Predicted 3D model of a 74-nucleotide RNA (transfer RNA) from Candidatus Phelpsiimicrobium noxiivivens. Its Rfam family is "tRNA". Rfam classes the family as a transfer RNA. It was read from a public genome assembly. Lineage of the source: Bacteria > Pseudomonadati > Candidatus Omnitrophota > Candidatus Phelpsiimicrobium.

[in-house]
RNA sequence: GGGCGAAUAGCUCAGUUGGUUAGAGCAUCCGGUUUACAUCCGGAAGGUCGUAGGUUCGACCCCUACUUCGCCCA
Numbered sequence: 001g002g003g004c005g006a007a008u009a010g011c012u013c014a015g016u017u018g019g020u021u022a023g024a025g026c027a028u029c030c031g032g033u034u035u036a037c038a039u040c041c042g043g044a045a046g047g048u049c050g051u052a053g054g055u056u057c058g059a060c061c062c063c064u065a066c067u068u069c070g071c072c073c074a
Base pairs, nucleotide, nucleotide: 001073002072003071004070005069006068007067010026011025012024013023019057028044029043030042031041032040050066051065052064053063054062
C1' cells in the first nucleotide's frame, strides 16, 4: 500500500426484507427469603447504536467518507 471483518448498557453479545417503546445474560442498586452471608425470587437504574454526511415518510439496519481494533496479502 491492497483486501476482508468488527464497533449496540460497566463487561459479553442478540437485534428477522427498514416500520412506530433498542433487548438478554453477567455486574451494580433496592426489596423479599436467611440469625447472618451465599443461593434463589421480584424490581430499578444504566444507551447520542464508533464519528460525520446522504437516501427515505421513516435508519442499529441501506450508501459514502473517516477513526479505532483484528485477520490476510504484498